[in-house]
Context: one part of a larger RNA
RNA sequence: GCCGGCGAGUUAUGAUGUAGUGCAAGGUUAAGUUGAAGAGACGGAGCCGAAGCGAAAGCGAGUGAGAAAAGCGCGAGAGAGUAGUAUGUCAUAGACCCGAAGCUGUGUGAUCUAGCCAUGUGCAGGAUGAAGUUAAGGUAAUACUUAAUGGAGGACCGAACCGACUCAUGUUGAAAAAUGAGCGGAUGACGUGUGGCUAGAGGUGAAAUUCUAAUCGAACACAGUAAUAGCUGGUUCUCCCCGAAAUAGCUUUAGGGCUAGCCUAUGUUGAUAUGAGGUGGAGGUAGAGCACUGAAUGUGUGAUGGGGCCAACUCGGCUUACUGAAUACAAUCAAACUCCGAAUGCCAUUGAUAUAAGACAUGGAGUCAGACUAUGGGUGAUAAGGUCCAUAGUCGAAAGGGAAACAGCCCAGACCGACAGCUAAGGUCCCAAAGUGUGUGUUAAGUGGGAAAGGAAGUGGAAACGCAGAGACAACGAGGAGGUUGGCUUAGAAGCAGCCAUCCUUGAAAGAGUGCGUAAAAGCUCACUCGUCGAGUGAUUCUGCGCCGAAAAUGUAACGGGGCUAAAACAGACCACCGAAGCUUCGGAAUUAUGAAAAUAAUUGGUAGGGGAGCGUUCUCAUUGGGAAGAAGGCAUACCGGAAGGAGUGCUGGACAGAUGAGAAGUGAGAAUGCCGGC
Numbered sequence: 001g002c003c004g005g006c007g008a009g010u011u012a013u014g015a016u017g018u019a020g021u022g023c024a025a026g027g028u029u030a031a032g033u034u035g036a037a038g039a040g041a042c043g044g045a046g047c048c049g050a051a052g053c054g055a056a057a058g059c060g061a062g063u064g065a066g067a068a069a070a071g072c073g074c075g076a077g078a079g080a081g082u083a084g085u086a087u088g089u090c091a092u093a094g095a096c097c098c099g100a101a102g103c104u105g106u107g108u109g110a111u112c113u114a115g116c117c118a119u120g121u122g123c124a125g126g127a128u129g130a131a132g133u134u135a136a137g138g139u140a141a142u143a144c145u146u147a148a149u150g151g152a153g154g155a156c157c158g159a160a161c162c163g164a165c166u167c168a169u170g171u172u173g174a175a176a177a178a179u180g181a182g183c184g185g186a187u188g189a190c191g192u193g194u195g196g197c198u199a200g201a202g203g204u205g206a207a208a209u210u211c212u213a214a215u216c217g218a219a220c221a222c223a224g225u226a227a228u229a230g231c232u233g234g235u236u237c238u239c240c241c242c243g244a245a246a247u248a249g250c251u252u253u254a255g256g257g258c259u260a261g262c263c264u265a266u267g268u269u270g271a272u273a274u275g276a277g278g279u280g281g282a283g284g285u286a287g288a289g290c291a292c293u294g295a296a297u298g299u300g301u302g303a304u305g306g307g308g309c310c311a312a313c314u315c316g317g318c319u320u321a322c323u324g325a326a327u328a329c330a331a332u333c334a335a336a337c338u339c340c341g342a343a344u345g346c347c348a349u350u351g352a353u354a355u356a357a358g359a360c361a362u363g364g365a366g367u368c369a370g371a372c373u374a375u376g377g378g379u380g381a382u383a384a385g386g387u388c389c390a391u392a393g394u395c396g397a398a399a400g401g402g403a404a405a406c407a408g409c410c411c412a413g414a415c416c417g418a419c420a421g422c423u424a425a426g427g428u429c430c431c432a433a434a435g436u437g438u439g440u441g442u443u444a445a446g447u448g449g450g451a452a453a454g455g456a457a458g459u460g461g462a463a464a465c466g467c468a469g470a471g472a473c474a475a476c477g478a479g480g481a482g483g484u485u486g487g488c489u490u491a492g493a494a495g496c497a498g499c500c501a502u503c504c505u506u507g508a509a510a511g512a513g514u515g516c517g518u519a520a521a522a523g524c525u526c527a528c529u530c531g532u533c534g535a536g537u538g539a540u541u542c543u544g545c546g547c548c549g550a551a552a553a554u555g556u557a558a559c560g561g562g563g564c565u566a567a568a569a570c571a572g573a574c575c576a577c578c579g580a581a582g583c584u585u586c587g588g589a590a591u592u593a594u595g596a597a598a599a600u601a602a603u604u605g606g607u608a609g610g611g612g613a614g615c616g617u618u619c620u621c622a623u624u625g626g627g628a629a630g631a632a633g634g635c636a637u638a639c640c641g642g643a644a645g646g647a648g649u650g651c652u653g654g655a656c657a658g659a660u661g662a663g664a665a666g667u668g669a670g671a672a673u674g675c676c677g678g679c
Base pairs, nucleotide, nucleotide: 001679002678003677004676005675006674011093012092013091014090015089016088017087018086019085021083022082023081026048027047028046032042033041034040052059053058062074063073064072096234097233099231103224104223105222106221107220108219114198115197116196117195118194119193120192121191122190123188125157126156128153132149133148134147135146136145137144161185162184163183165182166181167180168179169178200216202212203211209218237614238613239612240611241610242609247260248259249258250257251256261367262366263364264363265362266361267360268359269358273355274354277350278349279348280347281346287340288338289337293334294333295332297330298329299328300327301326305322306320307319308318309317310316370395371394372393373392374391375390376389377388378387379386400411401410402409415588416587417586418585420584421583422582426578427577428576429562430561431560435575437574438573440571441570442569448564454548455547458545459544460543461542462541463540465538466537467536475532476531477530478529479528481505482504483503486500487499488498511526515524516523589604590603591602592601593600594599615668617665618664619663620662621661622660623659624658626656633652634651635650636649637648639646640645
């Protein structure tokens, strides 16, 4: 891992609904007795109901409080209970099943390990050479020096022994801590044998939460014990009807609960519900505005304050590129501004046409983590597949078609069957069903088929403005002069560093000069003019489609692919067709309503969840009746039923097993890192 078996809402008591049964203003016995009996009989104690109100005395269809005949509260008026049975739910119990870490009690452990006690034992070899002593020297005597002797040390090197610093191997190991190569201590606070002592609220600890038998922030065994688990997992046959929620309030509450909301079943009510449009309302949002409250820009007038001058004893006077209240004009801004003010929505009323709802009572729930999309906002950075509200949709609980693939987007809501038809979104060259469709334009970028500010004689359309056969625009030929090198400045400044001025003349025209250039000049050029040429040309605005801007990591890889250019791209128009579980057609089933029936109409996606109807298993009772001429079980099978399921036949097997009607449950397996067995 697979296969087989086992494996989870039970039982008791009480409460409260529902269905059905008995009796009924009543219903019913309990213990017990009798009895062969768990049958039956007896047993009326007790319980519930038929009357309530009050704390009570008590009164009573009333009563309580009250002074009250008032009003008010609870009652009566308006009669159904009770005892079994089945079943839903709740309470108390282990209470659907499995699952803690833990807590408590009583014991067992120091054969591992920690410390201690008693008694034994072990430590190759080498090397160092303390004190002391002796001799000699030395001193007044000591001291001291030298040489020998001596053999100290938690001293040195290094085996056994004890340890465990590094690296490698090993890592389903040879081993639940080792092996290999190195490494530390090795006469000591040393190592070690044997026997003993200390015990869990404890011991022991050269102290690390270390050790206390591979277990230690509190050992292990058993018991309390089915501890508790607002947590996780699992919870076993079928079909039919309906079908949610992820919200509010409160919560030591936030992944739990309670009540409400939303679902379901039954009963009651009987049009009370929804609804386009009409009519009548309330309101202060969007927008807008500046009349209020604030913000804020410019200009004019300008108080106050400051500066300057005059005067200074006071009164002061004049003035200002200062400040700037207030005011006027102009132009603005606001969720917590409003002189104004919609659209929607909401309320009431009416109500076409239509749907089949609505309300109340009772039983049963589930839900309280929501997600994205669109729109209006808050928050955030006018970030997020962010977060928090509101309105709607879808998913959740929804399959089908489209979007290549793709819960939340677009279309559309699957009862079953059909080798029938029509459509939606989206498509129609090939992959791949259907147009290489029609007509008019655009695009040249593979734009289409990713992106901004910004940039550009890309190209189409529109508008208006200049110049132009009295010759434009471009090109070419020629001129582009004189006063004058204007004045100033400057070393110089001559059109051309800079400052000021910017005139006059000759002329077809020519600036006191557009750019290059020079040290300054010179030189080139432009504006401007004439000629040659001969038809359009220049500048601007709006707009369609394109261009640049454009760099990413495995491989084209930013159309799903191939591939596409008067298109298979884009825009406008039009005609066909394809395309879904949509709609229609034909056949069938079920639910609901109407109906006497026949039938007709509508309906039948579905998680949590509510309701209904069934199938099968084991056992019991009654009836029936199968089986050695072969039961159950097994294998095979094209049969029957709407499903769970049920037959028949053949083979196998070798002794029990069904059907019908009731009843009772250890009653259905794929999941629980389920349990046991086999392979």
Large-subunit ribosomal RNA, domain II from Diacamma sp. Okinawa-2006a, 679 nucleotides, folded computationally. Its mean pLDDT, the model's own confidence on a scale to 100, is 86. It matches the Rfam family "Bacterial large subunit ribosomal RNA". The full RNA is in RNAcentral, with records from SILVA. The source organism's lineage runs through Eukaryota, Arthropoda, Insecta, Neoptera and Diacamma.